[in-house]
Context: one part of a larger RNA
RNA sequence: CGUAGGAGACUUGAGGGGUUCAAUUCCUAGUACGAGAGGACCGGAAUUGACGCACCUCUGGUAUACCAGUUGUCCUGUCAAGGGCACCGCUGGGUAGCUAAGUGCGGAAGAGAUAAGCGCUGAAAGCAUCUAAGCGCCAAGCUCCUCCCAAGAUUAGGUCUCCCUGAAGGAUCGUGGAAGACUACCACGUUGAUAGGUCGUUUGUGUAAGUGCGGUGACGCAUUCAGCUAAACGAUACUAAUCAUCCGUUUGA
Numbered sequence: 001c002g003u004a005g006g007a008g009a010c011u012u013g014a015g016g017g018g019u020u021c022a023a024u025u026c027c028u029a030g031u032a033c034g035a036g037a038g039g040a041c042c043g044g045a046a047u048u049g050a051c052g053c054a055c056c057u058c059u060g061g062u063a064u065a066c067c068a069g070u071u072g073u074c075c076u077g078u079c080a081a082g083g084g085c086a087c088c089g090c091u092g093g094g095u096a097g098c099u100a101a102g103u104g105c106g107g108a109a110g111a112g113a114u115a116a117g118c119g120c121u122g123a124a125a126g127c128a129u130c131u132a133a134g135c136g137c138c139a140a141g142c143u144c145c146u147c148c149c150a151a152g153a154u155u156a157g158g159u160c161u162c163c164c165u166g167a168a169g170g171a172u173c174g175u176g177g178a179a180g181a182c183u184a185c186c187a188c189g190u191u192g193a194u195a196g197g198u199c200g201u202u203u204g205u206g207u208a209a210g211u212g213c214g215g216u217g218a219c220g221c222a223u224u225c226a227g228c229u230a231a232a233c234g235a236u237a238c239u240a241a242u243c244a245u246c247c248g249u250u251u252g253a
Base pairs, nucleotide, nucleotide: 001152005163006162007161008160009159010158011157015149016148017147020050021049022048023047024046025045026044027043033038051106052105053104054103055102059100060099061098062097066093067092068091069090070089071086072085073084074083075082076081110144111143112142117137118136119135120134164252169247170246171245172244173189174188175187176186177185194240195239196238197236198235199234200233201232204228205227210223211222212221213220214219
């Protein structure tokens, strides 16, 4: 842009894609077979590996916006407390998110037509012959079934509800996002919880600073499971979503 007005929701399925591979154990059965040693087909059940999809509750990884410890040096006049730099200085932990080594699920079953192959009936050719007429069985393969995408399927589909003329509606713009390269998509724009802030909760770290007490002191104890705390959850209009503009017309050639 189209799908002959616009919006929202739910759909049909032309067509396309996926649909993988193995092992072990048990039962049948120590049966059939075999002198014995050994040891099944068929059928049934369970488990596991690889593979695929999804997810982060658990186990972990990462986590240069969190917490703590600590070395050297410079600075905040000094003490104390902090800040900068040194690979994030180093070290110990770690939220969200993202992840696998973690968790959940999947392959199934079935139908049809067949390949090679195995057959029935059966002539040409008084016999024989699966084939010439006719009728069966049979594969991880093919087509369905199942799962995913899907009306730009220009043959542009269908159903329901709503709106009506500078309207309905859409866009620009702004606040953002488990959406994202950009765009797009989604939520919101004061009739507001969209983001930030704030408050509370959770989580993490591990008992802050200051003060008091004990100790000559390093330091310890108390206040104190404290203080601080990112991306999480809930609440709250404090801040910012202001104002405005453009497209779109005559109930749809």